[in-house]
RNA sequence: GAAGCCGUUCAGGUGACCGCGGGUCGCACGUCGAUCCGAGGAAAGUCCGAGCUCCACAGGGCAGGGUGCUGGGUAACUCCCAGGGGAAGCGAUUCCACGGAAAGUGCCACAGAAAACAAACCGCCUCGGCACCGACCGGUGCCGCGGUAAGGGUGAAACGGUGAGGUAAGAGCUCACCAGCAUCUCCGGUGACGGGGAUGGCUCGGUAAACCCCACCCGGAGCAAGACCAAAUAGGAGAGGAUGAGGCGGCCCGCCUCGCUCGACUCUCGGGUUGGUCGCUCGAGGGUCACGGAAACGUGACUCCCAGACAAAUGGUCGCCACCCGUCUCCGUGGCGGGGACAGAACUCGGCUUACGAACGACUUCGGUU
RNA sequence: GCGGGCUUAGCUCAGUUGGUAGAGCAUCAGCUUCCCAAGCUGAGGGUCGCGAGUUCGAGCCUCGUAGCCCGCU
Numbered sequence: 001g002a003a004g005c006c007g008u009u010c011a012g013g014u015g016a017c018c019g020c021g022g023g024u025c026g027c028a029c030g031u032c033g034a035u036c037c038g039a040g041g042a043a044a045g046u047c048c049g050a051g052c053u054c055c056a057c058a059g060g061g062c063a064g065g066g067u068g069c070u071g072g073g074u075a076a077c078u079c080c081c082a083g084g085g086g087a088a089g090c091g092a093u094u095c096c097a098c099g100g101a102a103a104g105u106g107c108c109a110c111a112g113a114a115a116a117c118a119a120a121c122c123g124c125c126u127c128g129g130c131a132c133c134g135a136c137c138g139g140u141g142c143c144g145c146g147g148u149a150a151g152g153g154u155g156a157a158a159c160g161g162u163g164a165g166g167u168a169a170g171a172g173c174u175c176a177c178c179a180g181c182a183u184c185u186c187c188g189g190u191g192a193c194g195g196g197g198a199u200g201g202c203u204c205g206g207u208a209a210a211c212c213c214c215a216c217c218c219g220g221a222g223c224a225a226g227a228c229c230a231a232a233u234a235g236g237a238g239a240g241g242a243u244g245a246g247g248c249g250g251c252c253c254g255c256c257u258c259g260c261u262c263g264a265c266u267c268u269c270g271g272g273u274u275g276g277u278c279g280c281u282c283g284a285g286g287g288u289c290a291c292g293g294a295a296a297c298g299u300g301a302c303u304c305c306c307a308g309a310c311a312a313a314u315g316g317u318c319g320c321c322a323c324c325c326g327u328c329u330c331c332g333u334g335g336c337g338g339g340g341a342c343a344g345a346a347c348u349c350g351g352c353u354u355a356c357g358a359a360c361g362a363c364u365u366c367g368g369u370u
Numbered sequence: 371g372c373g374g375g376c377u378u379a380g381c382u383c384a385g386u387u388g389g390u391a392g393a394g395c396a397u398c399a400g401c402u403u404c405c406c407a408a409g410c411u412g413a414g415g416g417u418c419g420c421g422a423g424u425u426c427g428a429g430c431c432u433c434g435u436a437g438c439c440c441g442c443u
Base pairs, nucleotide, nucleotide: 001366002365003364004363006361007360008359009358010357012321013320014319015318016317017316018315020038021037022036023035024034025033026032027030040342044353045352047351048350049349050348051347052222053221054220055219059253060252061251062250064218065217066216067215068214069083070082071081072080073079084098085096086095087094088093099213100212104211105210106207107206108205121152122151123148124147125146127144128143129142130141131140132139133138160178161177162176163175164174165173179203181200182199183198184197185196186195187194188193226278227277228276229275236269237268238267239266240265244258245257246256247255285304286303287302288301289300290299291298292297323339324338325337326336327335328334371442372441373440374439375438376437377436380395381394382393383392389426397413398412399411400410401409419435420434421433422432423431
């Protein structure tokens, strides 16, 4: 210098004028005045997890859904930290739905003989028959019954690999070594797991982001939850209606409430209201310091108050300074012109994901110079 | 706020237990006709919205993401 990889920080500052939303205070109570505050790292997507509220302060079973290496963190999580194993990369580093395929079922196109309690297309071999050569032993060819998974070829994948023995030819058929598996066991580690030993039979395909099995977790709805006040009206008409309806929005049980002809509730028609207050922002809150921990994080002290609207405020203009770009140049930290992304709270938090501008730092590989 | 669906050729749509992506219309060429239309024959045209993953193999399965549409209150 180039390429790459990981992380952190910021999201222009300030003054004047005009304007908007909210809190507090003041009075002469008004479309008043003063003062203070007023978007983000993602406020977004609504993908997870909670708080909060209501329904039994949530109960049992089935179904359904989710998660899936180990240890820790957390209110909780599918999140975070650290580690193990695997994969990609020269590397920094990144990624992994990472339990079970010797519980069962399904699937594995094309090609290939055969795609899963294996299988004989070519090849190799014994035996039988026929033909030919040959004096005989025997050899060659064809046909048939068998044996054979060592070789060829197909495929993403072909039922361990190498060597020796063995055999008619072969084969874990036997043996040695190697790889893998199962059982037992030793050492290290909290554990996932890693390293080693003995024995065994030889060896068992892949797919569970196919059904499924195992372990653990999950009640439902959502601030339009929900509570209160005010206003309004025709407590209307018709039909249905009883081991029925609702809470209950998968089903069954159970519980609670209402009702069983003076009729709950459902459907249709018709009519009225279309406001306000609370929930509503002080919270698993932010900052600094100390301590514990390898880290995520936790504990303690001090300190701060940091939007609460309801068709929805948080903006605009001008000046100065800083940054970036272009241009002019009298080369002076000058003049002129331009630019600043993604995006905007709506009950509140913790994460994830996505969008996006700039600066800085660590590390890796390659090349050059000293 | 809550929930559901769609995206495949220029257009409208098929595509099932995952195995070479099809149809109709349109386009182009040829035949037919004096010419056009219709008809007949043939051809071209596909990042399956995008990015990853699982798998030997993905339009199909899973995750993320973009756009569009619909329903409830």
Predicted 3D model of RNase P RNA and transfer RNA as a complex of 443 nucleotides. Its mean pLDDT, the model's own confidence on a scale to 100, is 78. It holds a member of the Rfam family "Bacterial RNase P class A". The family's RNA type in Rfam is ribozyme.